[in-house]
RNA sequence: UAGAGUUUGAUCCUGGCUCAGGAUAAACGUUGGCGGUGCGCCUUAUGCAUGCAAGUCGUACGGGACUACGGUUUUCGGAUUGUAGUCCAGUGGCAGACGGCUGAGUAACGCGUAGGUGACUUACCUGGAAGUGGGCGAUAAUCUGCCGAAAGGCAGAGUAAUAGCGCAUGAGAUAAGCGGGCAACAUCCGCUUAUGAAAGCCGCAAGGCGCUUUCAGAGAGGCCUGCGUCUGAUUAGCUAGUUGGCAGGAUAAAAGCCUACCAAGGCGAUGAUCAGUAGCUGGUCUGAGAGGAUGGUCAGCCAGAUGGGGACUGAGACACGGCCCCAACUCCUACGGGAGGCAGCAGCAAGGAAUUUUGGGCAAUGGGCGAAAGCCUGACCCAGCGACACCGCGUGAGGGAAGAAGGCCUGCGGGUUGUAAACCUCUUUUCUCGAGGAAGAAUUUUGACGGUACUCGAGGAAUAAGUCUCGGCUAACUACGUGCCAGCAGCCGCGGUAAUACGUAGGAGGCGAACGUUAUCCGGAUUUACUGGGCGUAAAGAGAGCGUAGGCGGUUCGUUAAGUCAAGUGUAAAAUCUCCCGACUCAAUCGGGAGGAGCCGCUUGAUACUGGCGGACUUGAGAGCAGCAGAAGGAGAUGGAAUUCCCAGUGUAGCGGUGAAAUGCGUUGAUAUUGGGAAGAACACCAGUGGCGAAGGCGAUCUCCUAGGUUGCCUCUGACGCUGAGGCUCGAAAGCGUGGGGAGCGAAGCGGAUUAGAUACCCGCGUAGUCCACGCCGUAAACGGUGGACACUAGAUAUGGGGAGUAUCGACCCUUUCUAUGUCGAAGCUAACGCUUUAAGUGUCCCGCCUGGGGAGUACGGCCGCAAGGCUAAAACUCAAAGGAAUUGACGGGGGCCCGCACAAGCAGCGGAGCGUGUGGUUUAAUUCGAUGCUACACGAAGAACCUUACCAGGGCUUGACAUGUCAGAAGUAGGAUUCCGAAAGGAGGACGACCUGUAUCCAGUCAGGAGCUGUCACAGGUGCUGCAUGGCUGUCGUCAGCUCGUGCCGUGAGGUGUUGGGUUAAGUCCCGCAACGAGCGCAACCCUUGUCCUAUGUUAAAUUCUCAUAGGAGACUGCCUUGUACAGCAAGGAGGAAGGUGAGGAUGACGUCAAGUCAGCAUGGCCUUUAUGCCCUGGGCUACACACACGCUACAAUGGACGCUACAGAUGGUUGCUAAGGAGCGAUCCGGAGCCAAUCCCAAAAAAGCGUCGCAAGUUCGGAUUGCAGGCUGAAACUGCCUGCAUGAAGUCGGAGCUGCUAGUAACCGCAGGUCAGCUAUACUGCGGUGAAUACGUUCUCGGGCCUUGUACACACCGCCCGUCACGCCGUGGGAGUCGGAGAUGCUUGAAGUCGACGGGCUAUCUUGCUUCGUGCAAGAUGGCAGUUGCCGAGGGCAGAGCUGAUGACUGUGACGAAGUCGUAACAAGGUAACCA
Repeated sequence: UAGAGUUUGAUCCUGGCUCAGGAUAAACGUUGGCGGUGCGCCUUAUGCAUGCAAGUCGUACGGGACUACGGUUUUCGGAUUGUAGUCCAGUGGCAGACGGCUGAGUAACGCGUAGGUGACUUACCUGGAAGUGGGCGAUAAUCUGCCGAAAGGCAGAGUAAUAGCGCAUGAGAUAAGCGGGCAACAUCCGCUUAUGAAAGCCGCAAGGCGCUUUCAGAGAGGCCUGCGUCUGAUUAGCUAGUUGGCAGGAUAAAAGCCUACCAAGGCGAUGAUCAGUAGCUGGUCUGAGAGGAUGGUCAGCCAGAUGGGGACUGAGACACGGCCCCAACUCCUACGGGAGGCAGCAGCAAGGAAUUUUGGGCAAUGGGCGAAAGCCUGACCCAGCGACACCGCGUGAGGGAAGAAGGCCUGCGGGUUGUAAACCUCUUUUCUCGAGGAAGAAUUUUGACGGUACUCGAGGAAUAAGUCUCGGCUAACUACGUGCCAGCAGCCGCGGUAAUACGUAGGAGGCGAACGUUAUCCGGAUUUACUGGGCGUAAAGAGAGCGUAGGCGGUUCGUUAAGUCAAGUGUAAAAUCUCCCGACUCAAUCGGGAGGAGCCGCUUGAUACUGGCGGACUUGAGAGCAGCAGAAGGAGAUGGAAUUCCCAGUGUAGCGGUGAAAUGCGUUGAUAUUGGGAAGAACACCAGUGGCGAAGGCGAUCUCCUAGGUUGCCUCUGACGCUGAGGCUCGAAAGCGUGGGGAGCGAAGCGGAUUAGAUACCCGCGUAGUCCACGCCGUAAACGGUGGACACUAGAUAUGGGGAGUAUCGACCCUUUCUAUGUCGAAGCUAACGCUUUAAGUGUCCCGCCUGGGGAGUACGGCCGCAAGGCUAAAACUCAAAGGAAUUGACGGGGGCCCGCACAAGCAGCGGAGCGUGUGGUUUAAUUCGAUGCUACACGAAGAACCUUACCAGGGCUUGACAUGUCAGAAGUAGGAUUCCGAAAGGAGGACGACCUGUAUCCAGUCAGGAGCUGUCACAGGUGCUGCAUGGCUGUCGUCAGCUCGUGCCGUGAGGUGUUGGGUUAAGUCCCGCAACGAGCGCAACCCUUGUCCUAUGUUAAAUUCUCAUAGGAGACUGCCUUGUACAGCAAGGAGGAAGGUGAGGAUGACGUCAAGUCAGCAUGGCCUUUAUGCCCUGGGCUACACACACGCUACAAUGGACGCUACAGAUGGUUGCUAAGGAGCGAUCCGGAGCCAAUCCCAAAAAAGCGUCGCAAGUUCGGAUUGCAGGCUGAAACUGCCUGCAUGAAGUCGGAGCUGCUAGUAACCGCAGGUCAGCUAUACUGCGGUGAAUACGUUCUCGGGCCUUGUACACACCGCCCGUCACGCCGUGGGAGUCGGAGAUGCUUGAAGUCGACGGGCUAUCUUGCUUCGUGCAAGAUGGCAGUUGCCGAGGGCAGAGCUGAUGACUGUGACGAAGUCGUAACAAGGUAACCA
């Protein structure tokens, strides 16, 4: 020291991504009141107009100009001169090397830190010592002339100095030599010789300021050294002045710094060289810290001044505002030639997301010059601009509920905005105005800021609030709009009609003169792990060994003091930081004091441990002797069985092969069998979770050679050890090279099958290869997925090889010990699985390796290889996951057990025909809508001619066909006959003509109210949409036996246990067992019907035992017996019984599944419509018809048909009804009207059956479709309905693949009734009875289901998941004939300026000497300067060939992503050929 979101159906773990925090020289968006303090080109070290930024000194010097006051002179214009002052260029001095700016370069002694300098310098300043004597010649300025456009230059004349040059002197200094001293050439103390100084100015003076030599100090530098200081090894070798020596040179100074010579060294895996990047530090940001990142402002150091080179001057420079040269650029030009350098302050342009005024002042601080006054100072102090940052203040305070209005929401009641506003009272920070007015200033003067800060007075709430967010993380929610659109998004993710996620509004939350966003850094991230991680399966142990460097190392004694530890001390600049105190009203800010670690240096000390050195030891390690086991390795020899081939015999038609076949072989004789021969490869049995080896691997027998292991003895050596980066060796199979060999097997290939295809799986052939020798390759899922060594930590058991003991006559047995190989298991560990003395436990040492998935073990480069290829090994881009273990499900062409009319065994059917009905399709103005695998399709519909009706066409209505309310109106009002138009609806018209209550006692048409009417406004209405917004109801799995809970226990957890197991059942039914014990919903039972009996009651002619009806009860429980069993449950058989093991049938449907069905039954949210998507009416349609499917009916006939006769039910229904008897009609039906509101009457005839007759095998005396005619019934209406009669007489002769129902009063056959309904298309549906079978061996298979188990990459759950090619789009990247650049080296060549040299009949000031015409004359010499020629070096240029690197390139390879397309189906289940590695 804080965490959170995100992989899953859920869980734990691993692991990445993302967020919350802090920070910034920031920028952008919106907004913006004030003040203080800071900060302000991060980009082009890009280019710059203009102004300013370094001058000063007259007390160094000569001169010039001007002014004032004088003097002299005057032609009155002036001339000349003195004093004082101001100014000016020049000579001279000092400064200009500081200050200011920037960060390009630099990976370096550049910086930091600690030291060294006996190897050095230092102007100005301070202190000390000694001097300052005497001379000389020039030259700027100035004047004259000349050249030039200019910049500027030349010549002559001409003058001074603190400018320049000699002479003298030398305390000291320097050089050489000698001596002392020292570790040493320091300092220091001596001696000798030689060398070389100076300047004056001011002042009346005193004196002051200077100058020269020298010593010392202070401060400032130069150089050297130890240590520290980024990334890359896909940069491994680099280096000729290179490394060292000697001599010389150069420098202030050591040194290859430079030169000559000599030697051949020097650096490097502790990373040289090369490449990339970068100014370094104090510090700053972050962080608990360790760290990480960073180096803006301030401070220290370095480096640079347009790019490159060079020197000069000077104390100091190789010099930002100096010089020379080259180059680029800009400007001027008379074209000859010149000028320039803002990375100083402002400012401009450009670039950029982006960074200020061409301000004031030297008042302060500081600097330069000066004796000083002073001058200069874009350093600095101030002001201006900028919310850029930090800090502070304000935008009012108190009261105020009619909780105003308005807004928003609403469940319509209200809530909220909200004491918020208004309103009342108060205050004045801020603001405006007025007045006063600083400190900063010393010491006389002197204040830019500044009339500023501050103070006082007046006025008036006055001048002042935004921004972001509101799905989770993360504080804050509603409405409307939108409808996978528009958009949002940091991650997860929102949006497809009810969006708290988009947009707007209201409200809320956060912060607040700011708030958000973007960018970057640290944090969170223990996600590089020193603190503080890992490697069996998640990423990760090298295939194995030997061994170099390195790392680590047994016991003991002594010594040392390197590591280590302690004390003292030096340093660690200031600022910063922490604490305290103080100054601005506070704070930010500023001042003072104190504190502060590590590293590093020095001194002293300690000596346990580590290290070094020396001595000793035996337990680690090794050796010796004696045994033992072994598929350990290599070489040679030998052997038998089998296969194939060849020869010969016997023998005949097949063999072979498969799921089934075929190809193939065989009458030229196969296969089979017998004998003989040949060849190659492999070695049955023994043989074993057995043995050996480092691993790979090793298997017939014998011999030889070689290595290791192990046991015993405890004889020898004496730590000789462990590990091991590089390195070396070995290393399965396949593959490669050369030469052999080749029986069998067998990639490729060829055939045959299979298949939609089948470049496969299966079959027949078959080449490389497999074998041998030699040489390569160097990889495997080279695995125990587990590196090596050592030590320690319960046991049990088995096996291989030794030893000992005991025992025995002996072998065994038994006990024990060492070693090897297994299994189980405690503690412990682990995410779990699991591991456990053979650790994945506990520790030590060493090596290797990992850091999200993909891209990718790929590209490029390098190394190796004959090749194939191997080793090493990225990035762009892309995703928010990828992954491990375990859990629950689901699934499997996994396994086990079990059930079901599931199959099988049967019976009857469907599928073929005609017809009925439904659906699809088609058609149509409309053929309304819904239902669509099982679980839609005689379903909604228990009945479409109109109605129904929802559809279509046409005609109409508009507060409406219907409901409620408000307002207004009307007495000849509402209503409304006859009549007219019309298809109707509707419209027109209008004789007549009102009602109730009150006023009000009587009387009302007139008043008021109500009803009704007209109009208006709200609204009604909608079978319009959404069953994926819903309620309710329903279907299905399934009447399947399951689904759960509480407590306990187990597990980190999801979860498990219970519910699994052994039996049993129709059943999670029951019993037993059990870390479970109980419970709930389901099962069963309770309910209804039915079968037997009893009791009671009973109408509908009378009677009532029965029957029947109603009500209540009894009865059945494996209760009894036998058998089986674990004698629990149960099963089998039996008795009794009407009924026997659930007696039969029904109702009853657990948790849930299918976004199953229904908005058109009903209800209902939302949306849409409102002279229409509502309502009314007429007509049409739902009834169409090439076709397909589904459910049925009738048949195809003799178990039948036709005709006649004659029986036997049950359950219903009936007043708008059922309708009798009787009568008419062939019949439908009609007339009729008794009876019945029903155990009374009626429908009502049951039919099949039975008894007769016909005599018939035929498309018929079967079958009845279709059609014609004639009738009947219902109804307002019949073309389209039903029924009847006559006539007609189609298909069809038992139905392919396939499919359905049914296990007993069942199937099948037969009729009857009912609902709906005017009628009917009912052959449908719901019930009722009559007649009344067959079969079940059994669970292999099909379908469905239940339980247990197993695998899984599935969880939308196999209708799952998912792979690869191809096609398209887009993005990234590799190769690529090449092309174009860049930086750095190399070689040759050319070579500016310049330093250093060289050369010589050059020029020359000064000095010396001589001469002299005495001239600033001549000559010679010395010294200095200048010029010329030239040498070395040398920036740059040119040429050349290499290497590195970047961009680009026709074409091409590959990867990622994409709504999704094509082809297959490789993987996940035994994934349908187990998968995977090389």
Background:
This is a predicted structure of a 1478-nucleotide RNA (small-subunit ribosomal RNA) from an uncultured bacterium. Its Rfam family is "Bacterial small subunit ribosomal RNA".